Description: The RNA shown here (c-di-GMP-I riboswitch aptamer) has 79 nucleotides and comes from an Actinomycetota bacterium. It was read from a public genome assembly, where an Rfam model found it. Rfam family: c-di-GMP-I riboswitch aptamer. Rfam's curators write: GEMM was predicted in a large-scale screen for bacterial structured RNA regulatory elements.
[in-house]
RNA sequence: UCCCGACAAAGGCAAACCCAUCGUGAGGUGGGGGCGCAAAGUCACGGACCUGAGUGAAUCAGGUGGCCGGACUGCCGAA
Numbered sequence: 001u002c003c004c005g006a007c008a009a010a011g012g013c014a015a016a017c018c019c020a021u022c023g024u025g026a027g028g029u030g031g032g033g034g035c036g037c038a039a040a041g042u043c044a045c046g047g048a049c050c051u052g053a054g055u056g057a058a059u060c061a062g063g064u065g066g067c068c069g070g071a072c073u074g075c076c077g078a079a
Base pairs, nucleotide, nucleotide: 004077005076012037013036017032018031019030020029021028022027035066041072042071043070045069046068047067048064049063050062051061052060053059
């Protein structure tokens, strides 16, 4: 350095739910709150799911990174 992930150390993030607010909506933002997370840091590139339009299908637009894969970066250093 790489792989790896401890009954280690220092920390970090923040589910559901509640309040406020934005949005047609999925959902987002802030505060509270902690289910959990070794990348639960970043990126919608691929898949999947969700929302809106479309009678429907095709399709278009949007969302979810805490659904999976992938890419980039990062703390520590036991076996």